RNA sequence: GCCUCUGUAGCUCAGUAGGUAGAGCGUAUCGCUGUUAACGAUAAGGUCACCAGUUCGAGUCUGGUCGGAGGCG
Numbered sequence: 001g002c003c004u005c006u007g008u009a010g011c012u013c014a015g016u017a018g019g020u021a022g023a024g025c026g027u028a029u030c031g032c033u034g035u036u037a038a039c040g041a042u043a044a045g046g047u048c049a050c051c052a053g054u055u056c057g058a059g060u061c062u063g064g065u066c067g068g069a070g071g072c073g
Base pairs, nucleotide, nucleotide: 001072002071003070004069005068006067007066010025011024012023013022019056027043028042029041030040031039049065050064051063052062053061
C1' cells in the first nucleotide's frame, strides 16, 4: 500500500427484507434474612465511533474519516 471483517449501555454481545433500541453481567433502591451472600422486584444508564448522502423514515442502505482485528505484498 491492497483486501476482508469490525465499532450498539460500565463490560460481553443481540438487533437484515429500513418503521418506537434490547439481553446477560455489573450498578442503585426496595423486599427477604439475626447479618452477609444467594434469591425476588423496580430503576437508572445509549447523540447506535464521527461527517455527509438516499428515504416520509437509517443501528440497518451508500460514500468518506478515525479506531480495532485478520490476511496479502
Molecule: transfer RNA
Organism: Candidatus Woesearchaeota archaeon